[in-house]
RNA sequence: GAUUUAUAAAGAAGAGGUGAGAGAACAGGCUCGAAGACCCUCUGGCAACCACCCCGACACAUCGGGAAAGGUGCCAAAACCUGCCCGAAUAAGCGGGGACUAUAAAUU
Numbered sequence: 001g002a003u004u005u006a007u008a009a010a011g012a013a014g015a016g017g018u019g020a021g022a023g024a025a026c027a028g029g030c031u032c033g034a035a036g037a038c039c040c041u042c043u044g045g046c047a048a049c050c051a052c053c054c055c056g057a058c059a060c061a062u063c064g065g066g067a068a069a070g071g072u073g074c075c076a077a078a079a080c081c082u083g084c085c086c087g088a089a090u091a092a093g094c095g096g097g098g099a100c101u102a103u104a105a106a107u108u
Base pairs, nucleotide, nucleotide: 001108002107003106004105005104006103007102008101013043014042015041016040017039021032022031023030026083027082028081029080044075045074046073049071050070053066054065055064056063057062084097085096086095087094
């Protein structure tokens, strides 16, 4: 890098460094940013995918619950929103699905 499965409207910030763009890509919107964003480091935290342990359900597979010292991940806004399809609707907008993306785990 590829494939598969699962999840993505909840949750969680301080300090230091740096100094101009940032919010994945394209387009449109909207937002964050010299009152220092994004990013990096440290510390802290959130969550519970994997791992661990315990309890319960179950014929198995598995499912539900607990815990958080390990491996990841995450800590503005729904994955910031929309883009394609379907539904109802006068419209604004709403609901469902898809695509794309991210993360985890497994395989390659």